A computed fold for a 112-nucleotide RNA from Seinonella peptonophila, annotated as SAM riboswitch aptamer (S box leader). The organism belongs to Seinonella, within Bacteria.
């Protein structure tokens, strides 16, 4: 980087360093010197592994599901993936609004 698959309306600091940018992209709308990014510490969560327990299957090794823990691997810590972009419906049309799906993106796991 590509493919497959699951999830994305919850949650997370009045800390230290740092100094102007940030929210992927488009158009918006926001956040930011009352301190952005980044790094450290801290925290959240429970995707994978691990440990413990329950139930079921199996002669058995073990496997499946659920629950708990938070030890390891990631991830995450303004706003629904901040909204939007494409298609459809509410509506004959325009604007607005609402809803649904897709797309995009992000993250985990597996494969190449």
């Nucleotide at each position: 980087c590509u493919c497959u698959u699951a999830u994305c309306g919850a949650g997370a600091g009045u800390g230290g360093u740092g100094g102007a940018g940030g929210g992927a992209c488009u158009g918006g709308c926001c956040c930011g010197a009352u301190g952005a990014a980044a790094c450290c510490c801290g925290g959240c969560a429970a995707c994978c592994a691990g440990u413990a327990g329950a139930u079921g299957a199996a002669u058995g090794a073990u496997c499946a599901u659920c629950u708990a823990c938070a030890u390891g691997g990631u991830g995450c810590c303004a706003a629904u993936u901040c909204c939007u972009g494409c298609a459809g419906a509410g509506u004959a049309a325009a604007u607005c609004c609402u809803c649904u799906g897709a797309g995009u993106g992000a993250u985990g796991a597996g494969a190449g």